[in-house]
Context: one part of a larger RNA
Molecule: small-subunit ribosomal RNA, central domain
Organism: metagenome
RNA sequence: UUGGGCGUAAAGGGCGUGUAGGCGGUAAGGUAAGUCUGGUGUGAAAUGACCCGGCUCAACCGGGGGGACGCGCUGGAAACUGUCUUGCUUGAGUGAUGGAGGGGGAGCUGGAAUUCCUGGUGUAGGGGUGAAAUCUGUAGAGAUCAGGAAGAACACCGGAGGCGAAGGCGAGCUCCUGGCCAUUUACUGACGCUGAGGCGCGAAAGCGUGGGGAGCGAACAGGAUUAGAUACCCUGGUAGUCCACGCUGUAAACGAUGUGCACUGGGUGUUGGCCCUGAGAGGGUCAGUGCCGUAGCAAACGCGUUAAGUGCACCGCCUGGGGAGUAUGCUCGCAAGGGUGAAACUC
Numbered sequence: 001u002u003g004g005g006c007g008u009a010a011a012g013g014g015c016g017u018g019u020a021g022g023c024g025g026u027a028a029g030g031u032a033a034g035u036c037u038g039g040u041g042u043g044a045a046a047u048g049a050c051c052c053g054g055c056u057c058a059a060c061c062g063g064g065g066g067g068a069c070g071c072g073c074u075g076g077a078a079a080c081u082g083u084c085u086u087g088c089u090u091g092a093g094u095g096a097u098g099g100a101g102g103g104g105g106a107g108c109u110g111g112a113a114u115u116c117c118u119g120g121u122g123u124a125g126g127g128g129u130g131a132a133a134u135c136u137g138u139a140g141a142g143a144u145c146a147g148g149a150a151g152a153a154c155a156c157c158g159g160a161g162g163c164g165a166a167g168g169c170g171a172g173c174u175c176c177u178g179g180c181c182a183u184u185u186a187c188u189g190a191c192g193c194u195g196a197g198g199c200g201c202g203a204a205a206g207c208g209u210g211g212g213g214a215g216c217g218a219a220c221a222g223g224a225u226u227a228g229a230u231a232c233c234c235u236g237g238u239a240g241u242c243c244a245c246g247c248u249g250u251a252a253a254c255g256a257u258g259u260g261c262a263c264u265g266g267g268u269g270u271u272g273g274c275c276c277u278g279a280g281a282g283g284g285u286c287a288g289u290g291c292c293g294u295a296g297c298a299a300a301c302g303c304g305u306u307a308a309g310u311g312c313a314c315c316g317c318c319u320g321g322g323g324a325g326u327a328u329g330c331u332c333g334c335a336a337g338g339g340u341g342a343a344a345c346u347c
Base pairs, nucleotide, nucleotide: 003319004318005317006316007301008300012315014201015200016199017198021194022193023192025088026087027086028085029084030083031082033081034080035077036076037075038074039073040072041071042070043069050064051063052062053061054060091191092188093187094186095185096183097182098181099180103177104176105175106174107173108172109171110154114150115149116148117147118146119145120144121143125136126135162169163168206247207246208245209244210243211242215241216240220236221235222234223233258314259313260312261311262310263309266292267291268290269289270288271287272286273285274284275283276282296303297302320347321346322345329340330339331338332337
């Protein structure tokens, strides 16, 4: 609860797609549902408000008039909304010509590093720490050279840089594929915006089946530290981390800022195009991405054409703290658990 809000105080759904619904550019004509207006009927009386009157006043009682608003019927108006018809091109879209990109999927390939294995050289340490020890080494380690194997990640380039709706995406090449930007005009002719449900995507961890396993490393074991040390440090090390398929559906899923459109001083970087140029570190323009700041906004911090300014459309959400994201019901999940989501009581 007809109110005020949602960057940080409670509050933007993790992100998209889209159904119903809500909202909707411009011109003319028709219609008259909404809208406006006249007439009429009705909304009993009592009661209430106003005026007048009767009981000495009042309560009480009697009389009178009007209004307001609702609904029905009927006549009219046509600006706006709706609806129908016919148009328009600026919103939206399609084509053409160019362009940038770690956007997605599959396959193939590469080098550095690490660990392990084999062999050579070689001898007493190596490793680790604040210091040590566990550990490892004369059955030859560490160091060094050569060869081999495996898995995972891709230094430099690399950028306040790029791409993606978000999660996210970084070695190279090939194939398949989505989106975006600019230029010029040709075409369609409002085809648009938002979006309850629905559907899809969705980091990490986790789960199922089958592989894989170098490094790292929950759990675990040992060594230290310590009063203790179920930790921080060290030596090991299983799940996991990787791949395929299926599930889970969460996050400080953050810009803690929903999406779209319009309007409102500038300055300075940077990415990708286009145009002009006297070819200059110059000027203009479109689309992104940063910083600083005008007006304005804001409790302040700060935001400030990438708005948290000024407006419109639509959706989501909030309404004191704890109890509690708990209980219960329903629903999804193999499970873990997820979604929805109270109250008593208490301050």